[in-house]
Molecule: transfer RNA
Organism: Geminicoccaceae bacterium
RNA sequence: GCCGCAGUAGCUCAGCCCGGUAGAGCAGCGCAUUCGUAAUGCGCGGGUCGGGGGUUCGAAUCCCUCCUGCGGCACCA
Numbered sequence: 001g002c003c004g005c006a007g008u009a010g011c012u013c014a015g016c017c018c019g020g021u022a023g024a025g026c027a028g029c030g031c032a033u034u035c036g037u038a039a040u041g042c043g044c045g046g047g048u049c050g051g052g053g054g055u056u057c058g059a060a061u062c063c064c065u066c067c068u069g070c071g072g073c074a075c076c077a
Base pairs, nucleotide, nucleotide: 001073002072003071004070005069006068007067010026011025012024013023020057028044029043030042031041032040050066051065052064053063054062
């Protein structure tokens, strides 16, 4: 330098192909339960969907570009 994959909640990820209300589990907080803790049950909060731009009535999803990480190929005078 080229190619591929990945980036979404504090963590692990789904949703992207085929555009239409942003989700799950764990973690956190509150309540119940308990003498108390854990466990369990119920509830709540938490997101510029990696950055920017474009298309569209509407973009996490499609297009362009950039950044970061991983893998492969090439180069290595």